[in-house]
RNA sequence: GCGGGCGUAGUUUAGUGGUAGAACAAUGGUCUCCAAAACCAUUGGUGGGGGUUCGAUUCCCUCCGCCCGUGCCA
Numbered sequence: 001g002c003g004g005g006c007g008u009a010g011u012u013u014a015g016u017g018g019u020a021g022a023a024c025a026a027u028g029g030u031c032u033c034c035a036a037a038a039c040c041a042u043u044g045g046u047g048g049g050g051g052u053u054c055g056a057u058u059c060c061c062u063c064c065g066c067c068c069g070u071g072c073c074a
Base pairs, nucleotide, nucleotide: 001070002069003068004067005066006065007064010024011023012022013021018054026042027041028040029039030038047063048062049061050060051059
């Protein structure tokens, strides 16, 4: 350089056109003499830009980042 895959919460991930979910973590509460555990609640997210669409995390283009493969032949 070329080909392919991936990017969603602090972490691991689901959802693939119509209100973005879960687990763990964090914070608060209940319980306890205290703490842990358990239970309840809360906070927090679609990599950047553009396009299509009534509507985009989802489809298209481009850029950025990560991973895998391939290549130095004449």